[in-house]
Context: one part of a larger RNA
RNA sequence: GGCAUCUGGUGGAUGCCUUGGCAUAUGCAGGCGAUGAAAGACGUGAUAGGCUGCGAUAAGCUUCGGGGAGGUGCCAAUACCCUUUGAUCCGAAGAUUUCUGAAUGGGGAAACCCACCCCUUUUGGGGUAUCUUACACUGAAUAAAUAGGUGUAAGAAGCGAACCCGGUGAACUGAAAUAUCUAAGUAGCCGGAGGAAAGGAAAUCACAGAGACUCCCUUAGUAGUGACGAGCGAACAGGGAUCAGGCCAGUGGUCAUUAAGUAAUAACGAGAAGCGUCCUGGAAAGGCGCGCCAUAGUGGGUGAUAGCCCCGUAUCGGUAAAAAGCUUUUUGAUCCUUGAGUAGGGCGGGACACGUGUAAUCCUGUUCGAAUAUGGGGCGGCCACGCUCCAAGCCUAAGUACUCGCAUAUGACCGAUAGUGUACCAGUACCGUGAGGGAAAGGUGAAAAGUACCCCGAUAAGGGGGGUGAAACAGUUCCUGAAACCGGAUGCUU
Numbered sequence: 001g002g003c004a005u006c007u008g009g010u011g012g013a014u015g016c017c018u019u020g021g022c023a024u025a026u027g028c029a030g031g032c033g034a035u036g037a038a039a040g041a042c043g044u045g046a047u048a049g050g051c052u053g054c055g056a057u058a059a060g061c062u063u064c065g066g067g068g069a070g071g072u073g074c075c076a077a078u079a080c081c082c083u084u085u086g087a088u089c090c091g092a093a094g095a096u097u098u099c100u101g102a103a104u105g106g107g108g109a110a111a112c113c114c115a116c117c118c119c120u121u122u123u124g125g126g127g128u129a130u131c132u133u134a135c136a137c138u139g140a141a142u143a144a145a146u147a148g149g150u151g152u153a154a155g156a157a158g159c160g161a162a163c164c165c166g167g168u169g170a171a172c173u174g175a176a177a178u179a180u181c182u183a184a185g186u187a188g189c190c191g192g193a194g195g196a197a198a199g200g201a202a203a204u205c206a207c208a209g210a211g212a213c214u215c216c217c218u219u220a221g222u223a224g225u226g227a228c229g230a231g232c233g234a235a236c237a238g239g240g241a242u243c244a245g246g247c248c249a250g251u252g253g254u255c256a257u258u259a260a261g262u263a264a265u266a267a268c269g270a271g272a273a274g275c276g277u278c279c280u281g282g283a284a285a286g287g288c289g290c291g292c293c294a295u296a297g298u299g300g301g302u303g304a305u306a307g308c309c310c311c312g313u314a315u316c317g318g319u320a321a322a323a324a325g326c327u328u329u330u331u332g333a334u335c336c337u338u339g340a341g342u343a344g345g346g347c348g349g350g351a352c353a354c355g356u357g358u359a360a361u362c363c364u365g366u367u368c369g370a371a372u373a374u375g376g377g378g379c380g381g382c383c384a385c386g387c388u389c390c391a392a393g394c395c396u397a398a399g400u401a402c403u404c405g406c407a408u409a410u411g412a413c414c415g416a417u418a419g420u421g422u423a424c425c426a427g428u429a430c431c432g433u434g435a436g437g438g439a440a441a442g443g444u445g446a447a448a449a450g451u452a453c454c455c456c457g458a459u460a461a462g463g464g465g466g467g468u469g470a471a472a473c474a475g476u477u478c479c480u481g482a483a484a485c486c487g488g489a490u491g492c493u494u
Stems, first nucleotide, its partner, number of pairs: 001493009015479001016443002020414002022411007029403002031159002039100003042055003046078002049075003061094006070082002105114003115128005130156009163194001164192005174181001178227001204210002214241004224232002245395003248339001252335005259328004268317003274290003278287002291308002293297001299311003344368008354380001375390005430437002450478001453465004
């Protein structure tokens, strides 16, 4: 030095676990905001800091209801205190709610600076942004007027995950190149609304007749369209979901509002039944023995695996106020008499599955321009016949889409390199001028019983005794503790 065995260190795999995630189902909710939101800053405790709560009434104040013995939120403890004259806690309704923020008196480098007016006793309170609409008063050039100005009242503004409607609108890509085409009316941007939105009661389809709209299946990758390339791609009929029709001056519809009535909704309450001088063990819920309950043997906890120990579960009960729903009712608002610069034509575009094509139908930038029920539109160029419908006014639940969020339940979903980026003080630390990017990090034990006391050492670190504990090779770097890597001992061998 090598090999083997044993024994350690390091390291944190594996096993087991779960406070956290993921998905689905059902129900609820689908908004908050000038009565100042979302999001924050700064404060607030007996005690320095962080989290949580709260706001100068500041881990809280008031009332009502529940509840019944402890409480004083967490890290995390000690003290002072509170509480059967009912605290803490839970529910409902109120009060307070600094400063910033649409931020709105002016300004501003957010959480700061500087004002004016009115009321009021020091002191405190209130008001003062902009735009729109309505009304009133004023009021130019310029006579009447108008513009403008001032005031009052009401409304708006901002935020929010997706879903919805409208406006605007790419490129990569595909066509194995590329220009029409495709991607795609997608992404992005802008505007607007609601709990859904949109659409909607035929100037529709069809040739038997059907009878608003929306959604699903199917028709069907069919008919078509297409440098007839790549591709794009219907409709009628049929089957389902859900169904609802109304109005244009009135004994009406819709919306808001007043009053009365009405079922339900919170916290919460009751809630059955097991023992052993036995065995193992640190511990019994395990084993053994003998019982019991069950409209309750879902589940969780308890020193191992508990129907009968605890919380619960089945089942039964429960209610003030407020708010919302529904029915009736009061008051108000709105809906404007059959739809002309319309239908239709020309030119140019766009939408229709349909790329100008034989191109009907729909929309319209421009330019022309009817009839008016003895009339007009459609039936895919166009004409005739036939059939069918009545445009140019308005409203309309349900079936459909989505989930920032709340509640309950479930899982041949994950189990700490998984599952959310985050099981842990995570959108944190950290990186970046910025937009933005973005981690790692769970487990002592049943219980801290978290090692009194002694010794070595530097009044260390660390260790040896001793003690706790079932276990300390469970000692806070703490369950298990693999491998790589680094030692020690023994044997063999060079």
The part of an RNA shown here (large-subunit ribosomal RNA, domain I) has 494 nucleotides and comes from a Rickettsiales bacterium. The source organism's lineage runs through Bacteria, Pseudomonadati, Pseudomonadota, Alphaproteobacteria and Rickettsiales. Rfam family: Bacterial large subunit ribosomal RNA.